A computed fold for a 147-nucleotide RNA from Sulfobacillus sp., annotated as FMN riboswitch aptamer (RFN element). Its mean pLDDT, the model's own confidence on a scale to 100, is 80. Rfam family: FMN riboswitch aptamer (RFN element). Gene Ontology term of the family: FMN binding.
RNA sequence: UUUAACCUUCGGGGCGCGGUGAGGGAUCCCCAGAUCCCAAUUCCCGACCGGCGGUGAUCUCGUAAGAGGAGCCCGCGAGCCCAUAAUGGGCAGGAGUCCGGUGAGAAUCCGGCGCCGACAGUACAGUCUGGAUGAGAGAAGGUGUGU
Numbered sequence: 001u002u003u004a005a006c007c008u009u010c011g012g013g014g015c016g017c018g019g020u021g022a023g024g025g026a027u028c029c030c031c032a033g034a035u036c037c038c039a040a041u042u043c044c045c046g047a048c049c050g051g052c053g054g055u056g057a058u059c060u061c062g063u064a065a066g067a068g069g070a071g072c073c074c075g076c077g078a079g080c081c082c083a084u085a086a087u088g089g090g091c092a093g094g095a096g097u098c099c100g101g102u103g104a105g106a107a108u109c110c111g112g113c114g115c116c117g118a119c120a121g122u123a124c125a126g127u128c129u130g131g132a133u134g135a136g137a138g139a140a141g142g143u144g145u146g147u
Stems, first nucleotide, its partner, number of pairs: 001146001005143006015046002018044002023038006047127002049117002051076004059068003071115002079091004096113001098112004119130003
């Protein structure tokens, strides 16, 4: 430097002392009814979060080597459904080429506004609990093959 194979480690973040009250309980009570308490991270309001690879404005940082830079641009991953001997098909981000600024040039920078988020449980869940001490896109290091 190149490249079969193998090993090790790593490999996901986020809610409130707000409102409402489905429902449950206590007391009085023959019943009806009355009073009180508990009660949603799911509803309403407000808040918060952003896996991996690529691209990376002729950008930014750095003397240089090098480093950084997208949830909604391209692709991948876990999960769910259907079918199969296997391959496979579908769902699941089918969520911003929004507005303004800078600039020769912006889906990635700056500001603003908007939008998205598997399955099961439960009062309807991106944030709670669970499958999961799992799996995994991949990342780093090592052994090793060839030249």